[in-house]
RNA sequence: CGCACCGAGGGGCGCUGCGACCUGCGCAAGGCAGGCCAGGCUCGAUGCGGGCAACACGCAACAACGGCGCCCUUCCCCG
Numbered sequence: 001c002g003c004a005c006c007g008a009g010g011g012g013c014g015c016u017g018c019g020a021c022c023u024g025c026g027c028a029a030g031g032c033a034g035g036c037c038a039g040g041c042u043c044g045a046u047g048c049g050g051g052c053a054a055c056a057c058g059c060a061a062c063a064a065c066g067g068c069g070c071c072c073u074u075c076c077c078c079g
Stems, first nucleotide, its partner, number of pairs: 001049004006044004010072006018040001021035005039065001
């Protein structure tokens, strides 16, 4: 760094629907139609694989984000 999986980022309802995925069509396409769809992002743990020999180790600290509308919750300030 990649993949898989788990946890966290307060909770819920409705709407739209890009990507991915699924189904069908098509010789094919970076294509078409339908379905599903707003944690697909970030942080952390585990496993496997790859790369590297690098501020590695140690200590300390701890988030930033997530279409539209509404509701609840939490914190702060004012009345």
Predicted 3D model of a 79-nucleotide RNA (SAH (S-adenosyl-L-homocysteine) riboswitch aptamer) from Alkalisalibacterium limincola. Its mean pLDDT, the model's own confidence on a scale to 100, is 81. The model forms 100% of the base pairs in the Rfam consensus. Rfam family: SAH (S-adenosyl-L-homocysteine) riboswitch aptamer. A reference for the family is Wang et al. (2008), "Riboswitches that sense S-adenosylhomocysteine and activate genes involved in coenzyme recycling", Mol Cell. Rfam links the family to the GO terms regulation of gene expression and S-adenosylhomocysteine metabolic process.